[in-house]
RNA sequence: UUAUUGGAGAGUUUGAUCCUGGCUCAGAGUGAACACUGGCGGCGUGGAUUAGGCAUGCAAGUCGAGCGAUCCAGCACUGGUUUUGUAGUAGCUCUAUCGCUACGAGAUUGGUGUAGGAUAGCGGCAAACGGGUGAGGAACACGUGAGCAAUUUACCUCAAUGAUGGGGAUAGCCUUGCGAAAGUAAGGGUAAUACCUAAUGUGUCCAGCCCUACACAAGUAGGGCUGGAUAAAGGUAUCCGUAAGGAUACCGCAUAGAGAUAAGCUCGCGUCCUAUCAGCUAGUUGGUGGGGUAAUGGCCUACCAAGGCGAUUGACGGGUAGCUGGCCUGAGAGGGCGGUCAGCCACAUGGGGACUGAGACACUGCCCUGACUCCUACGGGAGGCUGCAGUCGAGGAUAUUUAGCAAUGGGCGAAAGCCUGACUAUGCGACGCCGCGUGAGGGAUGAAGGUUUUCGGAUUGUAAACCUCUUUCGAUGGGGAAGAAUUCAGACGGUACCCAGAGAAGAAGCCACGGCUAACUCCGUGCCAGCAGCCGCGGUAAUACGGAGGUGGCAAGUGUUACUCGGAUUUAUUGGGUGUAAAGGGCAGGUAGGCGUCUUGAUAAGUUCUCGGUGAAAUCCUUCUGCUUAACAGAAGAACUGCCAAGAAUACUAUUGAGAUUGAGGCUAGGAGAGGAGAGCGGAAUUCCCGGUGUAAGGUUGAAAUCUGUAGAUAUCGGGAGGAACACCAGAAGCGAAGGCGGCUCUCUGGUCUAGACCUGACGCUGAGCUGCGAAAGCUAGGGGAGCAAACAGGAUUAGAUACCCUGGUAGUCCUAGCCGUAAACGAUGAGCACUAGGUGUUGGCUCUGAAUAGAGUCAGUGUCGUAAGAUAACUCGUUAAGUGCUCCACCUGGGGACUACGGCCGCAAGGCUAAAACUCAAAGGAAUUGACGGGGGCCCGCACAAGCGGUGGAACAUGUGGUUUAAUUCGACGAUACGCGAAGAACCUCACCAGGGCUUGACAUGCAGGAAGUAGGAUCCCGAAAGGGUGACGACCUGUCAAAUCAGGAACCUGUACAGGUGUUGCAUGGCUGUCGUCAGCUCGUAUCGUGAGACGUUGGGUUAAGUCCCGCAACGAGCGCAACCUUCAUCCUUAGUUGCUACUCAGUGCUAGUUUGGUUUUCUAAAUUAGUGCUGGGGCACUCUAAGGAAACUGCCCGCGAUAAGCGGGAGGAAGGCGGAGAUGACGUCAAGUCAGUACGGCCCUUAUGCCCUGGGCUACACACGUGUUACAAUGCUUGCUACAAAGCGUUGCUAAGUCGCAAGGCGGAGCUAAUCGCAAAAAAGCAGGCUCAGUUCGGAUUGGUGUCUGCAACUCGACACCAUGAAGCUGGAAUCGCUAGUAAUGGCAGAUCAGCUACGCUGCCGUGAAUACGUUCCCGGGCCUUGUACACACCGCCCGUCAAGCGAUGGGAGCUGGGGGUACCUGAAAUCCCUGAGCAAUCAGGGCUGAAGGUAAAUCUGGUGACUGGCGCUAAGUCGUAACAAGGUAACCGUACCGGAAGGUGCGGUUGGAUCACCUCCUUU
Repeated sequence: UUAUUGGAGAGUUUGAUCCUGGCUCAGAGUGAACACUGGCGGCGUGGAUUAGGCAUGCAAGUCGAGCGAUCCAGCACUGGUUUUGUAGUAGCUCUAUCGCUACGAGAUUGGUGUAGGAUAGCGGCAAACGGGUGAGGAACACGUGAGCAAUUUACCUCAAUGAUGGGGAUAGCCUUGCGAAAGUAAGGGUAAUACCUAAUGUGUCCAGCCCUACACAAGUAGGGCUGGAUAAAGGUAUCCGUAAGGAUACCGCAUAGAGAUAAGCUCGCGUCCUAUCAGCUAGUUGGUGGGGUAAUGGCCUACCAAGGCGAUUGACGGGUAGCUGGCCUGAGAGGGCGGUCAGCCACAUGGGGACUGAGACACUGCCCUGACUCCUACGGGAGGCUGCAGUCGAGGAUAUUUAGCAAUGGGCGAAAGCCUGACUAUGCGACGCCGCGUGAGGGAUGAAGGUUUUCGGAUUGUAAACCUCUUUCGAUGGGGAAGAAUUCAGACGGUACCCAGAGAAGAAGCCACGGCUAACUCCGUGCCAGCAGCCGCGGUAAUACGGAGGUGGCAAGUGUUACUCGGAUUUAUUGGGUGUAAAGGGCAGGUAGGCGUCUUGAUAAGUUCUCGGUGAAAUCCUUCUGCUUAACAGAAGAACUGCCAAGAAUACUAUUGAGAUUGAGGCUAGGAGAGGAGAGCGGAAUUCCCGGUGUAAGGUUGAAAUCUGUAGAUAUCGGGAGGAACACCAGAAGCGAAGGCGGCUCUCUGGUCUAGACCUGACGCUGAGCUGCGAAAGCUAGGGGAGCAAACAGGAUUAGAUACCCUGGUAGUCCUAGCCGUAAACGAUGAGCACUAGGUGUUGGCUCUGAAUAGAGUCAGUGUCGUAAGAUAACUCGUUAAGUGCUCCACCUGGGGACUACGGCCGCAAGGCUAAAACUCAAAGGAAUUGACGGGGGCCCGCACAAGCGGUGGAACAUGUGGUUUAAUUCGACGAUACGCGAAGAACCUCACCAGGGCUUGACAUGCAGGAAGUAGGAUCCCGAAAGGGUGACGACCUGUCAAAUCAGGAACCUGUACAGGUGUUGCAUGGCUGUCGUCAGCUCGUAUCGUGAGACGUUGGGUUAAGUCCCGCAACGAGCGCAACCUUCAUCCUUAGUUGCUACUCAGUGCUAGUUUGGUUUUCUAAAUUAGUGCUGGGGCACUCUAAGGAAACUGCCCGCGAUAAGCGGGAGGAAGGCGGAGAUGACGUCAAGUCAGUACGGCCCUUAUGCCCUGGGCUACACACGUGUUACAAUGCUUGCUACAAAGCGUUGCUAAGUCGCAAGGCGGAGCUAAUCGCAAAAAAGCAGGCUCAGUUCGGAUUGGUGUCUGCAACUCGACACCAUGAAGCUGGAAUCGCUAGUAAUGGCAGAUCAGCUACGCUGCCGUGAAUACGUUCCCGGGCCUUGUACACACCGCCCGUCAAGCGAUGGGAGCUGGGGGUACCUGAAAUCCCUGAGCAAUCAGGGCUGAAGGUAAAUCUGGUGACUGGCGCUAAGUCGUAACAAGGUAACCGUACCGGAAGGUGCGGUUGGAUCACCUCCUUU
């Protein structure tokens, strides 16, 4: 600078992720239809189905200037008849009138002439156009481009010549027949631009000869000469003429030529699906002669030859279809369609045929045949709406039996004109597109009403009302075109348009509102009714169903349905894939085909450029213009991406010539090897047979049995027979294309590697069809048969066991010959060539190195690792690619149905190869992630096991539960985590249950309205089981006014109304609280990093711990909730404080005991003093104990060892206490829709003279039975009697109750003290001491029962506790099974408390006393934590899931058959008709025959539908039956092929695969 204007996604597989992959949606469109709704106008459009049948009308006529006739009406002339008037005349009757004649007028009817009109016939032209439809047709039908030197063309145009003479008919018409009709026959006569003939011949054609051009040939064109053949028609107007006739003009005629137009034929290319259609063909392919045509040609015919077409370039066959310009969609490439408009083709009731003509094999012509309809006198005739309207039918569905030739166009005509359902208009339909309107501005008390509500409000909503304004459209009234170029003449049409006035007046619906997808609430319903395009909603709080309000979208429409393209890169040329998702052929050889090394010529087919022709118009696009705008229409341009022709270029491809050597092959020299085939040989072992020794077992299994063995097995020794396989070597070693190949030797034989660089010179790669090979099983025939072993038999196991295990055992396994042709035939990875970091093993060669058992290099193989790069959805691959490129082949396109059916090919069979559809689902699938799980693995913990102690399970009783019973036995709790649980107290109450009796604003709360002074309350009495109902003495309160009464208000009462009330329901609507995993050590986050992502990392690893406790390491670094600690209590000490606590010390008093002294007393006895001991009381005191406040102390701090110098562990010291000192409180994220609506709270629902409230009585306490939890025991470590010690923690005024006293006792009386460190309960018990009992159903045990009492209480009958006397069951240590506990623990002993009048407490919660045993250890059971692995599970193993059987529904295969249709073959009959032949005739023509021939018939086949008793499998369907095959090592690893067997999944044999877990070993790799 030029060109270009063009590309969006979403939902749905999963717990989540990425991918693959289908399904669905959003868009645009339509000749549409249906549902609801509907004001106006413009422009378009409208039988898509039965190419089904059609009533009625119209759709092709025209020319009288081609012809003869006929008819009509006018004029002129001329007649006839008749009516009437006037005039005249004569006669009769007679005041009248009638007759006759002439004339006029009228009517009617003739003739001639003239101009005009009409038209049946002859004749000309048109009728082959216009209009309709799309049945057929896969074809030169159509499109496009060429060709015809192989052709025709009426009317039209141009130019040339001519148009002379004659003739005989025929229709119409008339007459006469036949016939119901349609129609037809005969006779008579007539015209022409009808027909025939003669002449002329510009010309044309034919024959012969010659010349020129096309380069030549074939042939064609032009020209010349000779001979032959071959034309015609007149009409009208004007003029001249008496006429005859002539002239001119126009129209027409003849001949040949040119043009234009229209047609015919030929060819290249393009033009749907199917190979489950692979071979087709006899006029078939070609030639020669002839015929035919406008013309070429097997177009037809005779003869000759035997050809012609065909494998992905698809013959032949089958199915479907008018083709195109274009239309729709799409970014485009494409895909779909072919209605309206335009071009072509085909058809005209089905089929056949020709005639006429310039043109037809003819939509409204003819002949024949079939079907159908109609008429009929039954003899015979008529008809063809796929023209315009219209009708019936079928259908989801498609219009007026309109007007006009005014315009445009067509036919005829000289013209006027006539005809024209072409056309122009109109009507109907929202069928489509376009335009307009249904009002505009103001208007907040945000009215009323509706809806909703948290009751405050919000919303509908400026919306309405109301005020102001306007009048498009419509309606009314008035005016009123263009469309005509052309004088008259306008269907549309009183239309478009214009004007006036009135008045918001007459004019809005449909769908949607869970996500996709814009738009939300209430009510109703309750997995019902229903919705749904996909996902999916609905089981009592539904934004998803139905209604309402509101909102969103579009709007005279809106939704739905159907179909097409798009999205879908989901058939991929643009633009996909194949290891595991669907997909690499089992492997090779090789044909066609495709592709192909280097150099250099030639050609120019592909390719590129330039130019010419064509690519109809319309459409699309751009610009402009016309309708008020738009739709619509017009003009111009661009475009039509194509085809054909000419010219140029030569890089690449191609063809061809000449070379080259690197690809490929050969040669020479070496090498390795389970490569293949055949033959021979060998030893070990199993089994069997014979013999010896020898005796009772052997063998097998988880354990057994079947089995073998006293008829001598097994064992052992010797000998023999026979078959099969070849230990060690042996190796992710070797060889082979794959399958596969393993003792040794020999023979034959294939491939391959290395070195040399000698030869050939692209000979190459791939490879559809094709051919060969191809494990195991299996088949045929013949051998062989030791072991093993489908089937089979028996034994076990088991609920069963057609299995796994065991004992046997036949096909088979082996050989020979032949078939089969499949496998998880796998590296799930086609072959070839080239390129792209490496490390490290190994096999076979070669080369080099100062040495060589090594190293380096190189070629060929075979492994492995790998964040090189790269690829991949990921896993992973990674020079042996799944990387980067090229070439060729094969294969895939959602899951199931289906490795199937049918058909075809192969096979002896089994079966193999090829390979659908209906129907059904919204998924199926791959890889990876997090969990959960495993009859997977590793590590660790726990009274989990083990080691111990004591229990439960047995007995009786207590208590709870189930069950049963009942009027009721109220309700809840149900594995662990319900069952001495809610209930820390059921005689009434409680109480919720039952029976009965009562109340109804209520037993209780609040508001409103009204009422009420002997009012509220209420003694007494009556009825009653009580509640309740009556009676009703007595008899009120507060505040204001105030002296008081009264009055007013409040409280209380009554009546009414709102409401109260509910232990009614939903714990699956909830809050709160609780249980459990579990006091287990876990659960998470931020930032960073890794991964496409879910996620991972951290949190894993090595140690350690009670602990995710701590240390170290580490792509992590930190943090939070948990752990631990902080809190309480117990254990030691200190300080402070001392009443109600304590009393060492001290004082005083007092008691007791024992002494001493002094007296009395000679002893006894006694008094006083005093000493010692021991109590009590009081005062000091606070040392101790204790109480209760504050502190200290313990931290692996110290030492030794182990450990990594860490964390920590073991031992020791010190210490009251030692490694968390003991105990408690404390319960992470979460799980179980765990429990609780009956503790309380609370949403929804339900009851309201009852599901509410009160009362009496009953029940919760029942009792064949079963279970749980306990108590007491079974006894001597005991029981019993007596005596005698030592606690802690609690509680107490409606209470605890002392002393004393009575009672055998329970208890009674009593009443001091105590509101508690003061008093009381209160005695602790086991223990200790002493006595008795002596192993027994007892002096054990105490149930049960009888009797008598006490206490509480209104009341102990149902249904209390206690005491005493008597009674004296079961039970002698407990089956299977099972529970608790690791130290002040278990065991055992008592004490206290809550609840409570009392008590069923043996329960529960606490307290102290006495006080053990054992733990080797982690194999196992249970539970848990961490890591790892597999998974088809995720509601998470109580998971998932397979097959038979049974039921219902659906589609489909087979099927004795039955029944339609299609095309062909053979034969028979054979219409019309062309052509041919014969005969008759002057001829036209007729008669007969022949070929072909529509149609029909017969026969044998074939293809394809429908239907069919019965039958096969398949699919689908909340809760059917049997098992449990698969997923974990799925409990026998699974799967593939094959064979046999079995109710079924399936089992077993043989071979194969890993897409098997776990452990071990080998090898390899990584690191040191």
Overview:
Predicted 3D model of a 1568-nucleotide RNA (small-subunit ribosomal RNA) from a Candidatus Omnitrophota bacterium. The source organism's lineage runs through Bacteria, Pseudomonadati and Candidatus Omnitrophota. The coordinates come from a structure-prediction model, not an experiment, and the mean pLDDT is 82.